[in-house]
The prediction has a mean pLDDT of 81.
Transfer RNA from a Parcubacteria group bacterium, 73 nucleotides, folded computationally.
Rfam family: tRNA. Its family is annotated with triplet codon-amino acid adaptor activity in the Gene Ontology.
RNA sequence: CCGCUCUUAGCUCAGUUGGUAGAGCGCUCGUCUUAUACACGAGUGGUCCCAGGUUCGAGUCCUGGAGGGCGGA
Numbered sequence: 001c002c003g004c005u006c007u008u009a010g011c012u013c014a015g016u017u018g019g020u021a022g023a024g025c026g027c028u029c030g031u032c033u034u035a036u037a038c039a040c041g042a043g044u045g046g047u048c049c050c051a052g053g054u055u056c057g058a059g060u061c062c063u064g065g066a067g068g069g070c071g072g073a
Base pairs, nucleotide, nucleotide: 001072002071003070004069005068006067007066010025011024012023013022019056026044027043028042029041030040031039049065050064051063052062053061
């Protein structure tokens, strides 16, 4: 320098053909227990890496940029 790939909740990741952003874990509260844990119930949390574009509508498509990984020269 060139190509490919990843970036979504505190963490690990889903998200189909563009149509209201989800799960598990975690955390908080409650029930249970002498108490803790387990179990069960309820609650909690994201401007989807950034900036534009297309569209009635973008996590998803297009362009540029940033960061991580892999490969080539």
It was read from a public genome assembly.